């Protein structure tokens, strides 16, 4: 400069092709009660997220377009 992937709770991750009981899965972590003299582990309960903007639709985490950041290739 040129192609091409990735971007979801505090951290990991399903789901994305063929949009649709999705106010979105699970594990971990934070919160709260119970269990203990207490702590720890256990149960239970509960918080919290689809990079950012704009299109298309009845409906977008999922399609499309810009944009920002990470990686890989090529010169």
């Nucleotide at each position: 400069g040129g192609g091409g992937c990735u971007g979801u709770a505090g951290g990991g991750u399903a789901g994305c092709a063929u949009g649709g009981u999705c106010c979105a899965u699970c594990c971990u972590a934070g919160c709260u009660g119970c269990u203990u003299g207490g702590g720890g582990u256990g149960c239970a309960g509960u918080u919290g997220a689809c990079c950012u903007g704009a299109g298309u639709u009845c409906a977008a985490a999922u399609c499309u377009c810009a944009g920002c950041a990470g990686c890989c290739c090529c010169a």
Molecule: transfer RNA
Organism: Thermoplasmatota archaeon